[in-house]
Context: one part of a larger RNA
């Protein structure tokens, strides 16, 4: 002196922009944060409508017939977003290379196929235990559930043959054996479904190199180095498991023990260098502790399941149920860090052909001087008639001071009237081009939380607005009073014991200014 995710004291007008538990990964009430699809299917609890049947009517029944749909099965999506830094000193993370050792739903391109047949099962009704939470038994029934048969590309093995590299070895040709695919819906436009291949995209694995402290840690390892073999995995590999062999790592710091997510970047600095990791962006980790798997294309799964332990809550005591390190909000805790707000109008996410549904991502608003930035609290004129206070060498001078008064203007903010956005691009469906029969473009065509806000235009009326710290040298700015080593001050040197520019007050002065000082920490 710059910085800050800051706190405190003292003030405090207004805007934009931006940030907001750093401490207890403490422990939660409540709501809300993941769902959708009926163009997969059986169906009808409820809603609407619409027939019938009984009555003059009012109503009552009855029919899934339409609209649609609760719960059921069946699909995709709950691995994505969104929080948090607990553990990690490690291929975790940077940056650079590898895989002749590997996986990719959804999306895009090539090529071929979709023949045939069977058995359940949920919901539904029956029945039934249980305070509950959940159950059990019987019985019917469907599918793009689910299972067999058939065909075929590959795919495994085995033979032949040819190319070729980076060791292991790859790649092509073929013969032959053995396994293994699909699904159907429709408005007839179409949407789906199978294999391989091939592309994009994410991911998995290796390696090089860099990425803290302490030597008042010096040795450390039995799946521990290596091998050849097996199982396992999408893939490599002691990953695991039998057998053999005695290897391996270490002062170029091994092992150990502390501390710590990691990067882009910010902070200071003239650099070099230090110090930081909040908010945005990439990884990584993790989800009440611990420990598994289980479905899938993706997890060993924040709003799944299983078992264990701690804690809370229900219970009719036999038994349940929970997990905010999602968003709001509570208590603790702390010096400290927000609202139990609207909206799905925009972006983007999921599902659906589509209308739509859903999205506490997101985009708005609310609270705070926490930051930065802008602006404002008025402009001019106005004195030998200078109040009033304070000083002083005291009939007289000094200062506050053109300051105020008064006189003229101006209205930025402020209040009050009035107008009033752009974010909206499109969707259904119209019309028209182009390609050639549903996609693409252009043109019209609903939809606004925020918001009657920004912005604008008219009125009034200087009106609505200034503090804060210091003044003994460092250091810019001094004089009176009062105290009297006391009461105090202090960032260092140091004031204060009777004339204190250093404590209190006062009046004047200096710096900053909607802020100003102090504290903390970093350069």
């Nucleotide at each position: 002196g710059g910085a800050u995710g800051a706190a405190c004291g003292c003030u405090a007008g207004c805007g934009g922009c931006a940030g907001g538990c750093u401490u207890a990964a403490c422990a939660c009430a409540u709501g809300c944060a993941a769902g959708u699809c009926g163009a997969g299917g059986g169906g009808c609890a409820g809603c609407g409508g619409g027939a019938g049947u009984a009555g003059c009517a009012a109503u009552a029944c009855u029919c899934g017939c339409c609209g649609g749909c609760g719960a059921c099965c069946g699909g995709c999506g709950g691995a994505a977003g969104g929080g948090u830094g607990c553990g990690u000193a490690a291929c975790g993370c940077g940056u650079g290379a590898g895989c002749a050792a590997c996986a990719u739903g959804c999306c895009c391109g090539u090529a071929u196929c979709a023949g045939g047949g069977g058995g359940a099962u949920a919901a539904c009704c029956g029945a039934u235990g249980g305070a509950a939470a959940c159950g059990u038994c019987g019985c019917c029934u469907a599918a793009c559930a689910c299972c067999c048969c058939a065909u075929a590309a590959c795919a495994a093995c085995a033979g032949a043959g040819g190319c070729c590299g980076c060791a292991u070895g790859g790649c092509c040709u073929u013969u032959g054996u053995u396994u293994g695919a699909a699904a159907u819906c429709u408005u007839c436009g179409g949407a789906g479904g199978a294999u391989a291949c091939g592309g994009a995209u994410u991911g998995g694995c290796u390696c090089g190199c860099g990425u803290g402290a302490c030597a008042u840690u010096a040795g450390c390892u039995a799946g521990u180095u290596g091998g050849a073999g097996u199982g396992g995995u999408a893939a490599c590999g002691g990953c695991a498991c039998a057998c053999c062999a005695a290897g391996g790592c270490g002062a170029c710091g091994a092992u150990g023990u502390c501390u710590a997510g990691g990067g882009g970047u910010u902070c200071u600095g003239a650099g070099a260098g230090g110090a930081a990791g909040g908010u945005c962006c990439c990884c990584c980790a993790c989800a009440c502790u611990g420990g598994a798997a289980c479905u899938g294309a993706g997890a060993c799964a924040c709003g799944g399941u299983c078992c264990a332990g701690a804690c809370u809550c229900c219970u009719a005591c036999g038994g349940g149920a929970g997990g905010c390190a999602g968003c709001a909000g509570u208590g603790a805790g702390g010096a400290a860090u927000a609202u139990u707000g609207g909206u799905c109008a925009a972006u983007g996410g999921g599902c659906g052909g589509a209308a739509g549904c859903c999205u506490g991502a997101a985009c708005c608003a609310g609270c705070c001087a926490u930051g930065c930035c802008g602006c404002g609290u008025g402009c001019a004129g106005g004195a030998a008639u200078g109040a009033g206070g304070c000083c002083c060498u005291a009939u007289g001078g000094g200062u506050c001071g053109u300051a105020a008064a008064c006189u003229g203007c101006u209205u930025u903010u402020g209040c009050c009237g009035g107008g009033g956005a752009g974010c909206a691009a499109u969707a259904a469906g119209g019309c028209a081009u182009a390609c050639g029969u549903g996609u693409a473009u252009g043109c019209c065509g609903a939809u606004g939380a925020g918001a009657g806000u920004a912005c604008c235009c008219g009125g009034c009326g200087a009106a609505u607005a200034a503090g804060c710290a210091u003044c003994g040298g460092c250091u810019a700015a001094c004089u009176c009073c009062g105290u009297g080593c006391c009461a105090g001050c202090a960032g260092c040197c140091g004031c204060g014991g009777u004339a204190a520019u250093a404590c209190g007050g006062a009046g004047g002065a200096u710096g900053c200014g909607a802020g100003c000082g102090u504290u903390a920490u970093c350069c």
Model confidence (mean pLDDT): 84 of 100. This is a predicted structure of a 523-nucleotide part of an RNA (small-subunit ribosomal RNA, 5' domain) from an uncultured bacterium. It matches the Rfam family "Bacterial small subunit ribosomal RNA". RNAcentral holds the full RNA, with entries from Greengenes.